[in-house]
RNA sequence: UCUAAUCUUCGGGGCAGGGUGCAAUUCCCGACCGGCGGUGAGGGGUAUGCUUACUCUAAGUCCGCGAACCAUAAUUUCAAUUCUUAUGGUUGAUCUGGUGUAAUUCCAGGACCGACAGUUACAGUCUGGAUGGGAGAAGAUGUCG
Numbered sequence: 001u002c003u004a005a006u007c008u009u010c011g012g013g014g015c016a017g018g019g020u021g022c023a024a025u026u027c028c029c030g031a032c033c034g035g036c037g038g039u040g041a042g043g044g045g046u047a048u049g050c051u052u053a054c055u056c057u058a059a060g061u062c063c064g065c066g067a068a069c070c071a072u073a074a075u076u077u078c079a080a081u082u083c084u085u086a087u088g089g090u091u092g093a094u095c096u097g098g099u100g101u102a103a104u105u106c107c108a109g110g111a112c113c114g115a116c117a118g119u120u121a122c123a124g125u126c127u128g129g130a131u132g133g134g135a136g137a138a139g140a141u142g143u144c145g
Base pairs, nucleotide, nucleotide: 005141006140007139008138009137010136017029018028019027031125032124033114034113035065036064037063038062042057043056044055045054046053047052060112061111068090069089070088071087072086073085074084094110095109096108097107098106116128117127118126
C1' cells in the first nucleotide's frame, strides 16, 4: 500500500397561491421534489516551466441497484396467512434544436414519470407500516499476498 473478515457512524426530498364542493394538500388551475453505484466533453480547487497531474462536483427519463408487491421453498410455531432467510418474478418516464471528432449526460427549449395501505372525495408531495428496511458512503482494526 492492498485483499478477506469484523466493527462503528451516516444513509430521501416535495402542493405556495387559487377554483369547485357538505367534504379534496387526493379533483381542476397552478406550485414543488428528484435515493445509491456506473458512464460523462461541463464547472470548481490545488500543484506545475502554460502543459500536464491530482482532487471535488456533475443524468428523476442512458446502464445497473434499492424500497414495494407476488410466488415457491426452508425456518419459526401447538398451528400459521406471523417472523426471518433464500431463490425466482413484477416494478415509471425524453424529445427537438445548438456546439462538437464524440453528448438521450453540456447549452437552449418543450415534454414526461413517480410502490402499497388509509382517507368526509381519486394522493410522487398528507397519514401509516417505518424509532423499520436499504442500494451504498465514510472511518477504525487488519490475516494473506
Predicted 3D model of a 145-nucleotide RNA (FMN riboswitch aptamer (RFN element)) from Oceanobacillus indicireducens. Model confidence (mean pLDDT): 80 of 100. Its Rfam family is "FMN riboswitch aptamer (RFN element)". About the family: The RFN element is a highly conserved domain that is found frequently in the 5'-untranslated regions of prokaryotic mRNAs that encode for flavin mononucleotide (FMN) biosynthesis and transport proteins. This element is a metabolite-dependent riboswitch that directly binds FMN in the absence of proteins. In Bacillus subtilis, the riboswitch most likely controls gene expression by causing premature transcription termination within the 5' untranslated region of the ribDEAHT operon and precluding access to the ribosome-binding site of ypaA mRNA.The FMN riboswitch structure, reported in present an FMN-bound six-stem junction, adopts a butterfly-like scaffold, stapled together by opposingly directed but nearly identically folded peripheral domains. The source organism's lineage runs through Bacteria, Bacillati, Bacillota, Caryophanales and Oceanobacillus.